Guanidine-I riboswitch aptamer from Rhodopseudomonas rhenobacensis, 113 nucleotides, folded computationally. The model forms 100% of the base pairs in the Rfam consensus. The coordinates come from a structure-prediction model, not an experiment, and the mean pLDDT is 79. It was read from a public genome assembly, where an Rfam model found it. The source organism's lineage runs through Bacteria, Alphaproteobacteria, Hyphomicrobiales, Nitrobacteraceae and Rhodopseudomonas.

[in-house]
RNA sequence: GGAGUUGGUUGCUAGGGUUCCGGCCUUGCCAUUGUGCAGGGUGCUGGUCCGAGAGCGGCCGCUUGCGGGGGAGACAUCCUCGCAGGACACGGCGGGACAAAAGCCCGGGAGAC
Numbered sequence: 001g002g003a004g005u006u007g008g009u010u011g012c013u014a015g016g017g018u019u020c021c022g023g024c025c026u027u028g029c030c031a032u033u034g035u036g037c038a039g040g041g042u043g044c045u046g047g048u049c050c051g052a053g054a055g056c057g058g059c060c061g062c063u064u065g066c067g068g069g070g071g072a073g074a075c076a077u078c079c080u081c082g083c084a085g086g087a088c089a090c091g092g093c094g095g096g097a098c099a100a101a102a103g104c105c106c107g108g109g110a111g112a113c
Stems, first nucleotide, its partner, number of pairs: 004113001007060006015050002020047002022044001023042007030034001062086009088108001090111001094106003
């Protein structure tokens, strides 16, 4: 100094917090004492929500090989369809977003090997 990546999208999961709903705790009000009304607190194995390059699945694209069909005819080339394959991947600190946090984003980054 260099190689170590096939892109996108979608449904989830590990994980994540607390705007909203629910739960729990708590304060006040009443004069029909309630499944009431109004506040405060709490992340709670809940709902909604966020959510992976290095987690899982689907779809689309790319690409490699083989095979079928077509362009009149072998090879090449082009179009199209089918089947199979596409490896590896340790990783901060810090910063950013939404209410907030995170395996989210910066980021297959810095660095390590």